[in-house]
A computed fold for a 492-nucleotide part of an RNA from a Candidatus Omnitrophota bacterium, annotated as small-subunit ribosomal RNA, 3' major domain. It was read from a public genome assembly. It matches the Rfam family "Bacterial small subunit ribosomal RNA". The organism belongs to Candidatus Omnitrophota, within Bacteria.
Context: one part of a larger RNA
């Protein structure tokens, strides 16, 4: 100087606590270790690995296993040398492809010799044959770059001068207020600076202007319809840009005003006035670093190592195994429910190999139809929970839905390993879960549903999006991370 203490101060954070709701138990579904396996490809392993790389394993994807092929190779690029009835294109035989064998018919590009005429003659692409090489998801993340987590969106990480000190070092960064902050203000051997903090971006919330078509419909005016004949309701066109609302320009928040407290200061407790008050709410936005953190399988890359194979094509299988265990979900054990019917209210996003409307068929899943739409125009689009009637009465039930039969439908060359969906049946386990242990402090938890990547099909994951909408913070003694100062260390 640093680490580190079951030393001290002081301070924060959903860290305690005070709640509200899971997890741990049950079925399931993904993942992950283990055992299996010809293979069950690799990687990811306290927090920071186990719905993670995977924003889709039937074939491909696919790296793995069998088996069958191929060796200038599936793909680049250079040199030599062949070659015209060649190269391409149709067949045939074999064969599970992929290959290999073989045929027959047509029958090639571009510059040039070339003013005119080329399949054939030159050169070139393409084709063969040979050489230089390609290739490797093969090893080293502990050679690496580059991008990632993680302490932490925590407040710190340093420099330059000058000062102190033999030196390492120190000082500035300590004190005192105070901040969400090394925020800021005073003090001070210290005077300034940079990396972080803040702000500057973007969204959401007020307001105003500027636009009005595909958005909107008060006021005006025509048509038509309806009864309960009204200064009425619907519906439809014109008019219109008022209001919604789109989306582009400003304004608006400054502790800017009063009042106590503070040192007359940063500041800080109360109040006005304002849609909004003291960081308005959320995003983006990650200093120095630290963990030989993770990643040679994303992509560069040294090195080494394979080269008739550790490359490469293909079939068929594998990653989907199943005494266990763990993780992270999902649907439940029901009455604030569950079923039947019935009636509202959104937002954000998608669409041409596309969304697919109305109408028909079909209990349905689908199917059949084709209008309309490169979309404020049409589709996807039914929101659901909630309201309102009605049924169930505490029961393994009219909870619950696993498993399992038969019949179907959809994608796709192909659903048997091993896909979703759907009817009818069937009807497990569970009656709220030991020890532990998670998550959230507001439009938040909780709980309803809606859409998007990915995608041929295929979500209980993921990213989004609106709906309803709490409770609780006395406080900081304790766990746990964490900063700042001291102080002790036989430790670097």
């Nucleotide at each position: 100087u640093g680490a580190c203490g079951g030393g001290g101060g002081c301070c924060c954070g959903c860290a305690c606590a005070a709640g509200c709701g899971g997890u741990g138990g049950a079925a399931c579904a993904c993942g992950u270790g283990g055992u299996u396996u010809a293979a069950u490809u690799c990687g990811a392993u306290g927090c920071u690995a186990c719905g993670c790389g995977a924003g889709a394993a039937a074939c491909c994807u696919u790296a793995c296993c069998a088996g069958g092929g191929u060796u200038u190779g599936a793909c680049a690029u250079g040199c030599u040398g062949g070659a015209a009835g060649u190269a391409a294109u149709c067949g045939c035989c074999u064969g599970a492809a992929a290959g290999g064998g073989u045929g027959g018919g047509u029958g090639a590009c571009c510059u040039g010799u070339a003013a005119u005429c080329a399949a054939u003659c030159a050169g070139g692409a393409a084709c063969c044959a040979g050489u230089g090489c390609a290739g490797g998801u093969g090893c080293u993340g502990c050679a690496u770059g580059g991008c990632u987590g993680u302490c932490g969106u925590c407040a710190g990480c340093u420099c330059g001068u000058g000062c102190c000190g033999u030196g390492a070092g120190g000082u500035g960064u300590u004190c005192c207020c105070u901040u969400a902050a090394g925020u800021g203000g005073g003090a001070g051997a210290a005077c300034g600076a940079g990396c972080g903090c803040a702000a500057c971006c973007c969204u959401c919330g007020c307001c105003u202007u500027u636009a009005g078509u595909u958005g909107c419909c008060a006021c005006c005016c025509u048509u038509u319809c309806g009864c309960u004949u009204g200064u009425c309701g619907a519906a439809a066109g014109g008019a219109g840009c008022a209001c919604u609302c789109u989306a582009a320009a400003g304004g608006g928040a400054c502790u800017g005003c009063c009042c106590g407290c503070g040192u007359u200061a940063a500041g800080u407790g109360g109040g006005a006035g304002g849609a909004a008050g003291g960081u308005g709410g959320g995003g983006a936005u990650g200093a120095c670093g630290u963990c030989a953190a993770g990643u040679c399988c994303g992509c560069a890359u040294g090195g080494c190592c394979c080269u008739u194979a550790u490359g490469u094509c293909c079939u068929g299988g594998g990653c989907u195994a199943c005494a266990c265990a763990c993780g992270u979900g999902u649907u439940a054990c029901a009455a604030u429910g569950c079923c039947u019917g019935u009636u509202a209210c959104a937002a954000a996003g998608g669409g041409a190999g596309g969304c697919u409307a109305a109408g028909c068929c079909g209990c349905g899943a689908g199917g059949u139809g084709g209008a309309g739409c490169a979309a404020a125009u049409c589709c996807c689009u039914a929101a659901a929970a909630a309201g309102c009637a009605g049924g169930c009465u505490c029961a393994g039930u009219u909870c619950g839905g696993a498993u399992u039969g038969c019949a179907g439908g959809c994608u796709g060359c192909a659903a048997u390993u091993c896909g979703c969906c759907u009817g009818c049946a069937u009807g497990a386990a569970g009656c709220u879960g030991g020890a532990a242990u998670c998550g959230c402090u507001a439009g938040u938890a909780a709980u309803g549903g809606c859409g998007c990547a990915u995608c041929a099909u295929a979500a209980c994951g993921g990213c989004g999006c609106c709906g309803u909408g709490a409770a609780u913070a006395c406080g900081u003694u304790c766990c746990c991370g964490g900063g700042c100062c001291u102080u002790g260390u036989a430790c670097a």